[in-house]
The prediction has a mean pLDDT of 76.
Bacterial RNase P class A from a Pseudomonadota bacterium, 370 nucleotides, folded computationally.
Its Rfam family is "Bacterial RNase P class A". Rfam classes the family as a ribozyme. Its family is annotated with dimeric ribonuclease P complex, tRNA processing and ribonuclease P activity in the Gene Ontology.
The RNAcentral record of the sequence draws on ENA.
The gene name in the source record is rnpB.
Lineage of the source: Bacteria > Pseudomonadati > Pseudomonadota.
Of the family's consensus pairs, 94% are formed in the model.
RNA sequence: AUAGCGCAGCAGAUGAUCGCUGAAUCCUUGUGAUUUCAGAGGAAAGUCCGAACACCGCAGGGCAGGGUGCUUCAUAACGUGAAGUCGCGGCAACGCGAAGUAAAGUGCAACAGAAAGCAGACCGCCGGAGCGAUCCGGUAAGGGUGAAACGGUGCGGUAAGAGCGCACCAGCAUUCGGAGCGAUCCGAGUGGCUCGGUAAACCCCACCCGGUGCAAAACCAAAUAGGGAAGUGUCUGAGGGCUGCCCGUCCGAACUUCCGGGUAGGUUGCAGGAGAUGUCGGGCAACCGGCAUCCGCAGAUGAAUGAUCGUCGCCUGUAUCCGGGUAACCGGAUAUAGGAACAAAAUUCGGCUUACGCGGCGCUAUGACC
Numbered sequence: 001a002u003a004g005c006g007c008a009g010c011a012g013a014u015g016a017u018c019g020c021u022g023a024a025u026c027c028u029u030g031u032g033a034u035u036u037c038a039g040a041g042g043a044a045a046g047u048c049c050g051a052a053c054a055c056c057g058c059a060g061g062g063c064a065g066g067g068u069g070c071u072u073c074a075u076a077a078c079g080u081g082a083a084g085u086c087g088c089g090g091c092a093a094c095g096c097g098a099a100g101u102a103a104a105g106u107g108c109a110a111c112a113g114a115a116a117g118c119a120g121a122c123c124g125c126c127g128g129a130g131c132g133a134u135c136c137g138g139u140a141a142g143g144g145u146g147a148a149a150c151g152g153u154g155c156g157g158u159a160a161g162a163g164c165g166c167a168c169c170a171g172c173a174u175u176c177g178g179a180g181c182g183a184u185c186c187g188a189g190u191g192g193c194u195c196g197g198u199a200a201a202c203c204c205c206a207c208c209c210g211g212u213g214c215a216a217a218a219c220c221a222a223a224u225a226g227g228g229a230a231g232u233g234u235c236u237g238a239g240g241g242c243u244g245c246c247c248g249u250c251c252g253a254a255c256u257u258c259c260g261g262g263u264a265g266g267u268u269g270c271a272g273g274a275g276a277u278g279u280c281g282g283g284c285a286a287c288c289g290g291c292a293u294c295c296g297c298a299g300a301u302g303a304a305u306g307a308u309c310g311u312c313g314c315c316u317g318u319a320u321c322c323g324g325g326u327a328a329c330c331g332g333a334u335a336u337a338g339g340a341a342c343a344a345a346a347u348u349c350g351g352c353u354u355a356c357g358c359g360g361c362g363c364u365a366u367g368a369c370c
Stems, first nucleotide, its partner, number of pairs: 001366007009358002012312007020039005027032001041342001045353002048351005053213004065209005070084005085099001086097004100204001105202002107198002122143002124139006151169006170194001172191008217268004227259006239251004275294008314339011
């Protein structure tokens, strides 16, 4: 330099003007206004897991159903994380894995191929019959098909072959020793000579699991129309209209008060928390603990958190100059042009996943150029 891997980080700063939401404050108590202060994220997103919280359900146990699935640890909990084990991928740094059981049982395997699970004879090889075409039998060493063809190499053996016999290796089962908390690893022996794959197929085994969600839920509470109670009244006229009162006149069977439930609307839930920052200690780490400090610090609801301009900073290209270097090139300064992503709370928290700009540090491979 090129290609790549991992880790943590930032998500512009500031000033002016205009505007929005909230809190405190002031006034003339108004859906007003003065001043001051505060006002989105690393993912606020997808709503995929796990919790807090709320209401409903629930003696206890079992069945059914759902979920998870190597080990140990972490955690309030998790399907998450850390450290490991094994397997796979990569030259490597490193990455990925629903990774228990296929020797309890059942099922499945497209296409190709002769044959696909109690194996199997297409070619080839060997033996026999036949003049021959060909037929019968043996054979899994060799060829071919396939994701997969019932161990590999060698010697013996045979008509040709074959774990048919033997040696070594691989694998399986099993016994013992050692290391590790454990998954597992290392070593030694024995056995029959080989016993395939698939469980995000049915199952089996182990562990876990009530339901609904802040539109949960609690409280306050209009107008209108229902409900309940009491009182007054129905020609001996309650009440209403004719501008407030009296008279008069017209209409007239309901009217008044209280109680209670629900709706609109409002308040709480709702911002002091599995909190944040710093520091010390424990641990490989995830994480845990001690101490100190801080918290009016978003809390909106057709849903505020914005816009414009200036200055500085950042990134990229170009030009000039300076410094370093044999050089490729590197660093700096000035000028100029351009650029700055993904995206926005809606009860809260822990994760996962997805989207996305920038620069930094560490590591790996290669060695064109110097």